[in-house]
RNA sequence: AAUGAUGAUAGAGGUGCGAGUUUCAAAAGUAAGUAUUCUGAGGAAAUUGGAUUCCUGUGAAGAGUGCUGAAAGGGGAAAUCGCCGAAGCGGAGACAGUUCCAAGUCUGUCCUCGCUGGUUCUGCACUGAACAAGUGCCGGAUUGUCAGAAAGAGUACCUUUCUGGAGAGCUAUCUUAUUG
Numbered sequence: 001a002a003u004g005a006u007g008a009u010a011g012a013g014g015u016g017c018g019a020g021u022u023u024c025a026a027a028a029g030u031a032a033g034u035a036u037u038c039u040g041a042g043g044a045a046a047u048u049g050g051a052u053u054c055c056u057g058u059g060a061a062g063a064g065u066g067c068u069g070a071a072a073g074g075g076g077a078a079a080u081c082g083c084c085g086a087a088g089c090g091g092a093g094a095c096a097g098u099u100c101c102a103a104g105u106c107u108g109u110c111c112u113c114g115c116u117g118g119u120u121c122u123g124c125a126c127u128g129a130a131c132a133a134g135u136g137c138c139g140g141a142u143u144g145u146c147a148g149a150a151a152g153a154g155u156a157c158c159u160u161u162c163u164g165g166a167g168a169g170c171u172a173u174c175u176u177a178u179u180g
Stems, first nucleotide, its partner, number of pairs: 001179005007174005014084001016083004021078004032068007042055004047103005087116005093110005117143005123137005145165008
């Protein structure tokens, strides 16, 4: 000096990512409660089946009318905190949660494999109360980074344009190994 090491440390991308707190709108005049009228045998313990327990002709469930009347998840704003595979999604597995058993769903945690550089927009599908928002897929725009090509120049540095790749990337410093 060059190359390698998913090495160590520190950084950059920007409407950058995420968490909880406060507050606001919406959820919603909904669920639920209560009074009353109709009706007349079932109903409750999140779904299905079984068991068990409880309520019920002193009226179950359902419907109408009146009165009272929420909340969660999701979203906006502010500041704070943690960060730059930040984080998100999909698959497999384990554990826990419901009166009990079985199935399945949902929620949370752990572990593992895979995909996505970031932001944003249209369309379609799903979730959702939603026209909010989120996720996935295709496509568009934009942006940072590296590589290649062309042109310019102040000529290794830099600028512009085009093309392509992916974060296990890129930049800087250090450590270490090999080669000269």
The RNA shown here (Lysine riboswitch aptamer) has 180 nucleotides and comes from Metabacillus lacus.
It matches the Rfam family "Lysine riboswitch aptamer". On this family, see Mandal et al., Cell 2003: "Riboswitches Control Fundamental Biochemical Pathways in Bacillus subtilis and Other Bacteria".
The sequence is in RNAcentral, with records from Rfam.